A computed fold for a 538-nucleotide part of an RNA from a Paracoccaceae bacterium, annotated as large-subunit ribosomal RNA, domain I.
[in-house]
Context: one part of a larger RNA
RNA sequence: AGCUUAUGGGGAAUGCCUAGGCUCACAGAGGCGAUGAAGGACGUGAUAAGCUGCGAUAAGCUGCGGGGAAUGGCACAUACAUUUUGAUCCGCAGAUUUCCGAAUGGGGCAACCCAGCAUGUUGAAGACAUGUUACUCCGAUUUAUCGGAGAGCGAACUCAGGGAACUGAAACAUCUAAGUACCUGAAGGAAGAGAAAACAAAAGUGAUUCCGUUAGUAGUGGCGAGCGAACGCGGAUUAGCCCAAACCAGUGUUGUUACGGCAAUACUGGGGUUGUAGGACCACGACAUUUGAUGCUUGAUGAAUUGGAAUCCUCUGGAAAGUGGAACCAUAGCGGGUGAUAGUCCCGUACAAGUAAAGAGAGUUAUCGAUAGUGGUAUCCUGAGUAGUGCGGGGCACGGGAAACCUUGCACGAAUCUGCCGGGACCAUCCGGUAAGGCUAAAUACUCCUGUGAGACCGAUAGUGAACCAGUACCGUGAGGGAAAGGUGAAAAGAACCCUGAAUAAGGGAGUGAAAUAGAUCCUGAAACCAUAAGCUU
Numbered sequence: 001a002g003c004u005u006a007u008g009g010g011g012a013a014u015g016c017c018u019a020g021g022c023u024c025a026c027a028g029a030g031g032c033g034a035u036g037a038a039g040g041a042c043g044u045g046a047u048a049a050g051c052u053g054c055g056a057u058a059a060g061c062u063g064c065g066g067g068g069a070a071u072g073g074c075a076c077a078u079a080c081a082u083u084u085u086g087a088u089c090c091g092c093a094g095a096u097u098u099c100c101g102a103a104u105g106g107g108g109c110a111a112c113c114c115a116g117c118a119u120g121u122u123g124a125a126g127a128c129a130u131g132u133u134a135c136u137c138c139g140a141u142u143u144a145u146c147g148g149a150g151a152g153c154g155a156a157c158u159c160a161g162g163g164a165a166c167u168g169a170a171a172c173a174u175c176u177a178a179g180u181a182c183c184u185g186a187a188g189g190a191a192g193a194g195a196a197a198a199c200a201a202a203a204g205u206g207a208u209u210c211c212g213u214u215a216g217u218a219g220u221g222g223c224g225a226g227c228g229a230a231c232g233c234g235g236a237u238u239a240g241c242c243c244a245a246a247c248c249a250g251u252g253u254u255g256u257u258a259c260g261g262c263a264a265u266a267c268u269g270g271g272g273u274u275g276u277a278g279g280a281c282c283a284c285g286a287c288a289u290u291u292g293a294u295g296c297u298u299g300a301u302g303a304a305u306u307g308g309a310a311u312c313c314u315c316u317g318g319a320a321a322g323u324g325g326a327a328c329c330a331u332a333g334c335g336g337g338u339g340a341u342a343g344u345c346c347c348g349u350a351c352a353a354g355u356a357a358a359g360a361g362a363g364u365u366a367u368c369g370a371u372a373g374u375g376g377u378a379u380c381c382u383g384a385g386u387a388g389u390g391c392g393g394g395g396c397a398c399g400g401g402a403a404a405c406c407u408u409g410c411a412c413g414a415a416u417c418u419g420c421c422g423g424g425a426c427c428a429u430c431c432g433g434u435a436a437g438g439c440u441a442a443a444u445a446c447u448c449c450u451g452u453g454a455g456a457c458c459g460a461u462a463g464u465g466a467a468c469c470a471g472u473a474c475c476g477u478g479a480g481g482g483a484a485a486g487g488u489g490a491a492a493a494g495a496a497c498c499c500u501g502a503a504u505a506a507g508g509g510a511g512u513g514a515a516a517u518a519g520a521u522c523c524u525g526a527a528a529c530c531a532u533a534a535g536c537u538u
C1' cells in the first nucleotide's frame, strides 16, 4: 500500500405510511357588483411576530332554533375571566363592516391629499360631525330638475366582429395548417338554431337541436398533399305562436272649406296572420273547447339535530383488536379510530325520527286573460331599393367549375295570387313551397364553485408549481420566471439531579420508555466516501 472481516462515522436510497393531489359519476349551483364587488392596505388579543377570524360594536354584537358541559382559534404556559340564570359550539336571520379598489366631489406616486353645498356643534374659526356633489344612456316634465338603467370582476362553455404563422405538400406559389391560436364585443345558465319561398321524386316526409348510421361513400382537389357531405334509416326530446297590411274607430297636428265636412300625417285601440291559399268585405251560426296568471287549501322534500342491536374469560406481550375457549347481534360484517389484526370498546353504519325559511306537485272554485266555425266571391290586403341582373368578394364538403343555393361592397332594378320562389347551368311539363317582420321550452355544451360517492390513479425526484404559512423564499427595471422543504413515541412520559467543560456548546452518568443505535440533525437507515481493530498478501 492493497484485499477481507468486524465495529462505527457519513449519507438519505429503499420499505412502510398519508395529512395532499389526479380523474370521474350523480345531485346542486351557475353568478357577484353603486344597498360599493372581486382583490387588497391598515388595524383588531391581558401578553401577540405569523396564519386564521373579524372591522373603531374589530378571534367579535343581537334574535330564533339545536345542543348539554365545559370554554377563551392554530398554540403551550401564566394571569384574568365566562358558564346549568345553559356558556363555548352548530344552523338560520340580522347589526356593525376603517381606507383603497369600477371607485363615482376634485386630485393622486392605490390604501393618501384638498374641496363645494346643506344641517349641526357655536357668536367665530385655516376646526369638527352627518349627509350630499363623477360620467354615459333612457324616460318624464314645470327646462332645470326628478326617476331608472349602465360601468367593474369572474374558470370553461356560446354567438358575433377581426384573424396569423410554424407546419404538411418530403422544395414551393394555388392548397394545407384553419376560420385553429390569438385580439375585441355581447349574453345566458346554457347560448345559438327553429315552425318550410324545406326535403324528396311519380312514393312520400313534415320546425329546430343532439347522437348513431349512411361513409371515408358521392364528390372536391397543383385530381397532389389533402378536404369531405347529403338523401334515407335508427334513436334522444318534443310545442307551437305573435306582428305588419287590408277594414273599423279614436286622439293630436297640418292643409282646405261652401263651416256641414274633406284630405294628409303621427300615434293609440279593435281586427287579422295563411298555401287544399288565407284574411278584409258580405251572409249565416255559436259562447263551446283547451289553457295561463293571481288567490285559497293541501303538500313530498327540506339547516343545525336525535334514536340506533350485540362479549366475556385465558395465554403471549409494554400494550390485545392476535392465540385458545365459550357466547351474542345482524334491514347494522361500509368505513375510521382505539398501545399489534375489533360486527358486539368509541365514532359510526342499516333502519327510523324531527325540522325554521323555502317549497316541486296536487286540488279548488273566485277573479283576470288567451284560444275556435260555415258559405260567397265583384273589389281590397298579404313585408321594395326587396327579388332579380351585371361587376367584385365571401359562405356552402364543392379551389370558377356545367355551378345551382345562401350572403353582399358598387351599379341597375321587378311582379302583386291569372302573382312569386325552388327542385344543382338552362328550357318545358310536373311536384314542393309562400321570401324580403318577430318570439319560442326540451333533448345539447361547460365547471371557478357546493355536497355525496368512486378509482386494475400517485404515494413525497411521484401526485397540482404548492401534502409543510407556496405562487411563498428567491431572481428580474418590468412583463415574467419560480423552488427546496412530510414521518420521535402508544403517550412528552421531551431526559429531574450529578460530573467533565469557559459554557446557555458538547459529552458522560442517572432517570423515562417495550425500545434512546426512538433524544428532538429524532421510523426504517442501502451505496459512494472516511475511520478504528484484526487477519492475509507484497
Base pairs, nucleotide, nucleotide: 001537002536003535004534005533006532007531008530009529015523016487017486020458021457022455023454024453025452026451027450028449029447030446031153032152039100040099041098042055043054044053046078050074051073061094062093063092064091065090066089070082071081072080105114106113107112115133116132117131118130119129120128121127135150136149137148138147139146140145141144157188158186159185160184161183162182168175172222198205199204209236210235211234212233213232219227220226240439241438242437243383247270248269249268250267251266252265253264254263255262256261275417277382278381279380280379281376282375283374284373290370291369292368293367294366295364296363297362298361301358305353306352307351311326312325313324315322327344328343329333335347336346337345388412389411390410391409392408393407394406395405398424419434420433421432422431423430474481475480494522497509498508499507500506
The coordinates come from a structure-prediction model, not an experiment, and the mean pLDDT is 83.
Taxonomically the source falls in Paracoccaceae (Bacteria, Pseudomonadati, Pseudomonadota, Alphaproteobacteria).
The RNAcentral record of the full RNA draws on ENA.
Its Rfam family is "Bacterial large subunit ribosomal RNA".